This is a predicted structure of a 136-nucleotide RNA (SAM riboswitch aptamer (S box leader)) from a Pseudonocardiales bacterium. It matches the Rfam family "SAM riboswitch aptamer (S box leader)". Gene Ontology term of the family: regulation of gene expression. The coordinates come from a structure-prediction model, not an experiment, and the mean pLDDT is 78. The sequence was found by an Rfam model in a public genome assembly.
[in-house]
C1' cells in the first nucleotide's frame, strides 16, 4: 500500500507551548490573532476488539482444586514418582470501562455519481473517506 467485514442524523475541552492555518480531495460554506495545525499535560464521550458474566456446543477433561490427563512403579483399588493441561468455538449481557485502539465545531459540514418526488429543495443508493477488527 491493497482485501473482508461491521459502523458512522447520538455523545465527549480545559491548561501549556507554538504562531497561520484547518475542516481527507474538488467545489461551497464555515472555522480560525477572542489564536489554526501540531507538540506536550490533565480531562471527557464512546463501546470496536480484549477483558468480565451467563447459556450452548466440541474436548480425554476439570475449572485452579488436595482437579484432571499420560506414563512408570505397586497393582483389587488407593496411593508413591515424572510429565502434561488450566482450554477452543458459538450465542447473549453489563448501572463493566481494567487494557488496547478510536474520538471530544458544523451529520463523514453539505454536495460531486446514478434514481424518484409535489423539485432554488427534499428523500434514497452508490463512489470516496475515517474508524475498528480479521486475514494473507
Nucleotide at each position: 500500500a491493497g482485501c473482508u467485514c461491521a459502523u458512522c442524523c447520538a455523545g465527549a475541552g480545559g491548561g501549556g507551548c507554538a504562531g497561520a492555518g484547518g475542516g481527507a480531495u474538488c467545489g461551497g460554506c464555515c472555522c480560525g490573532a477572542c489564536g489554526a495545525a501540531g507538540c506536550c499535560c490533565c480531562g471527557g464521550c464512546a463501546a470496536c476488539c480484549g477483558g468480565c458474566g451467563c447459556c450452548a456446543g466440541c474436548u480425554g477433561a476439570c475449572g485452579c482444586g488436595c482437579a484432571c490427563c499420560u506414563c512408570u512403579u505397586a497393582c483389587u483399588c488407593c496411593g508413591c514418582g515424572a510429565g502434561g493441561u488450566c482450554g477452543c468455538u458459538g450465542g447473549c449481557g453489563a448501572u463493566c470501562a481494567c487494557g488496547g485502539u478510536g474520538c471530544c465545531a458544523a451529520u463523514u459540514c453539505c454536495g460531486a455519481c446514478c434514481c424518484g418526488c409535489c423539485a432554488u429543495g427534499c428523500g434514497g443508493g452508490a463512489c470516496a473517506g475515517a474508524u475498528g477488527a480479521g486475514g494473507a